[in-house]
């Protein structure tokens, strides 16, 4: 890198239709920790450029019963 396993937050108990619920559609309100994109602390460099680069922002995706998935973190194994 990659495979297992185990832990893993956050946001509507909203409104209407239709319904037992769930899902689904419009509405309006939010969430950040899949991916994206921005800046750029940092890093590489003798300097400069180039390059890597966040959990910071954005909220395009993608979430706001559960479930699934989810960055990280530990452990194992190649």
């Nucleotide at each position: 890198c990659a495979c297992g396993c185990g832990g893993g937050a956050g946001a509507g108990c909203c409104c209407g239709a239709c319904c037992a619920c769930c899902a689904u559609c419009g509405g309006c309100g939010c969430c950040g920790a899949a991916g994206g994109g921005g800046c750029a602390a940092c890093u590489c460099c003798u300097c400069c450029c180039c390059g890597g680069a966040a959990c910071c922002u954005c909220u395009c995706a993608g979430g706001c019963c559960a479930a699934c998935g989810g960055a990280c973190c530990g452990c194992g194994u190649g």